[in-house]
Context: one part of a larger RNA
RNA sequence: CGAUUGUUCAGGAACUAGGCACAUUAACCCCGUAACUUCGGGAGAAGGGGUGCUCUCCUCUGGAGAGCCGCAGCGAAUCGCGUCAGGCGACUGUUUAACAAAAACACAGGUCUCUGCAAAGUCAAAAAUACGACGUAUAGGGGCUGACUCCUGCCCGGUGCCGGAAGGUUAAAAGGAGAGGUUAGCCGCAAGGCGAAGCUUUGAAUUGAAGCCCCGGUGAACGGCGGCCGUAACUAUAACGGUCCUAAGGUAGCGAAAUUCCUUGUCGGGUAAGUUCCGACCUGCACGAAUGGAGUAACGAUCUGACGACUGUCUUAACAAUUAGCCCG
Numbered sequence: 001c002g003a004u005u006g007u008u009c010a011g012g013a014a015c016u017a018g019g020c021a022c023a024u025u026a027a028c029c030c031c032g033u034a035a036c037u038u039c040g041g042g043a044g045a046a047g048g049g050g051u052g053c054u055c056u057c058c059u060c061u062g063g064a065g066a067g068c069c070g071c072a073g074c075g076a077a078u079c080g081c082g083u084c085a086g087g088c089g090a091c092u093g094u095u096u097a098a099c100a101a102a103a104a105c106a107c108a109g110g111u112c113u114c115u116g117c118a119a120a121g122u123c124a125a126a127a128a129u130a131c132g133a134c135g136u137a138u139a140g141g142g143g144c145u146g147a148c149u150c151c152u153g154c155c156c157g158g159u160g161c162c163g164g165a166a167g168g169u170u171a172a173a174a175g176g177a178g179a180g181g182u183u184a185g186c187c188g189c190a191a192g193g194c195g196a197a198g199c200u201u202u203g204a205a206u207u208g209a210a211g212c213c214c215c216g217g218u219g220a221a222c223g224g225c226g227g228c229c230g231u232a233a234c235u236a237u238a239a240c241g242g243u244c245c246u247a248a249g250g251u252a253g254c255g256a257a258a259u260u261c262c263u264u265g266u267c268g269g270g271u272a273a274g275u276u277c278c279g280a281c282c283u284g285c286a287c288g289a290a291u292g293g294a295g296u297a298a299c300g301a302u303c304u305g306a307c308g309a310c311u312g313u314c315u316u317a318a319c320a321a322u323u324a325g326c327c328c329g
Base pairs, nucleotide, nucleotide: 002323003322004321005320006319007318008317010315011314014313019310027051028050029049030048031047036041038147052068053067054066055065056064057063058062081308082307083306084305085304086303087302088300089299093105094104109145110144111143112142113141114140115139121131122130148295149294150293151292153225154224155223158222159221160218161217162216163215164214167213168212169211173207174206178202179201180200181199182198185194186193187192226244227243228242229241230240253287254284265281266280267279268278269277
């Protein structure tokens, strides 16, 4: 200089990324207890008071009453800091054994879809009296969403899925028009030519399923949800009009948001002073409805902001105890 502790004037978060760490609170009894709420909660809300000793009485682990002390010393253990506001996720739960516990996963609930039993689906090269299930659509499998409340708009052009079957296209196969090879034979002086049957190589028409094209449906299927110009008796703005494009042009709700670049947007609140926070505005670079939208009591070792209390976190350090190390003997 450190480590582990204890105490501290005045101040009390000025520390810091951030009250990290420390400190405060604390047991039992009595009184008392708000907003909000799914009426269960919230709640130990908050906040306040009591606790000793002696005696008397009583319905005697206790209660009531009276009196004393309320000074000094010693002095435990047990043992919530509290409140307000916002984001996210409803909740209890689960997770990266050994850097992440969360807003991620799960969840009850919702919905779509498949499956009629030798079920769909799973394991598997196959088989099997394997699982599903000794179950049977109030059942089982798969996908998405994620309590609850209010809701969940438009687009089927593309992709997917489902249905359809008239037409087009279309495989193997069937079919065998025709063509080639071979050669008994025939013709020819010869070279050569023709060439039946059989065998063989090939092969047109025609027939020919699903699929695709085609026709329709389907979004809690994959997904998508516009430009430009003009217009009102100040100005500004545009309920209104025009035009182009599209399958259709974003509805409700929310909105500088876990989403906003410009941006510390602007206004209001809180502070002496606030890039954070809360409430609004809407100009949404680039929210938006089960890749769910908006709320929401309760809950959270969650994230963010504020207040009280509290403190050596700090102003700004000091002293004390034990101790590693070091120095001297």